[in-house]
c-di-GMP-I riboswitch aptamer from Frondihabitans sucicola, 75 nucleotides, folded computationally. NCBI's taxonomy places the organism under Bacteria, Bacillati, Actinomycetota, Actinomycetes, Frondihabitans. The model forms 100% of the base pairs in the Rfam consensus. The coordinates come from a structure-prediction model, not an experiment, and the mean pLDDT is 89.
């Protein structure tokens, strides 16, 4: 250098609730707002939950597994 580990440091992202919007719905955008989080960044491949106009379509990456990128580095 590079890969695993992640003490520290500079950061960072943001559960629920509630307020506005979208949508049948699961659920998603925005605001507060902090439950948490070292990948809580991205991806729906697998599984798995959940919703529906259920032959099928959808949601959830802060469910679990994989897959790609990635900021600092002690020991």
């Nucleotide at each position: 250098u590079c890969a695993u580990c992640g003490a520290a440091a500079c950061g960072g992202c943001a559960a629920a609730c509630c307020c506005g919007g979208c949508g049948c719905a699961a659920g998603c955008c925005g605001g507060c707002g902090a439950c948490g989080c070292a990948a809580a960044g991205c991806c729906a491949c697998g599984g798995g939950a959940c919703c529906g106009c259920c032959a099928c379509g959808g949601u959830c990456a802060g469910c679990c597994g994989g897959g790609c990128c990635a900021c600092c580095a002690a020991c």